[in-house]
This record gives sequence, C1' cells and structure tokens, in this order.
RNA sequence: GGCGCGUUCGUCUAGCGGCCUAGGACGUCAGCUUUUCAGGCUGAAGAUCGCGGGUUCAAAUCCCGCACGCGCUA
Repeated sequence: GGCGCGUUCGUCUAGCGGCCUAGGACGUCAGCUUUUCAGGCUGAAGAUCGCGGGUUCAAAUCCCGCACGCGCUA
C1' cells in the first nucleotide's frame, strides 16, 4: 500500500429500516433495611450510536469518505 472486520451509557453488551425521545448487566448516586460495613429491596442519573456526507417519508441499522483499533496479504 491492498483486502476484510470492528467502533453503541464509566465498563461489558442487545439491536439486523418504523414496535427505539436506543434495552440489559456490572458500576455510580439516593432512599429503605442494618449498631456499622457488606448484602438485600426500591428508585434515579448516565449513550443525539467514532466524525462528516449521502439514500429514504423515516437510519444505530443501508451507501461513500475520514479517524482509530484488529486480522490477512505484498
């Protein structure tokens, strides 16, 4: 350099054009419980889906470019 794959809350992950103003687990915060801690129960905050553009009535999802990471190859 060429080809392929990947990028979603702090972390891991679901999602396969409309049921999604993106769900779950762990973590965080608050309340309850407890003599305290841990644990348990309840609730809350937290991702405009790597960035830009395009297609579509409608995009995390399809297409293009770029960035980063991984693999194969020269």

Predicted 3D model of a 74-nucleotide RNA (transfer RNA) from a Pseudomonadota bacterium. Rfam family: tRNA. Its family is annotated with triplet codon-amino acid adaptor activity in the Gene Ontology. Rfam classes the family as a transfer RNA. The coordinates come from a structure-prediction model, not an experiment, and the mean pLDDT is 81. The sequence is in RNAcentral, with records from ENA. Lineage of the source: Bacteria > Pseudomonadati > Pseudomonadota.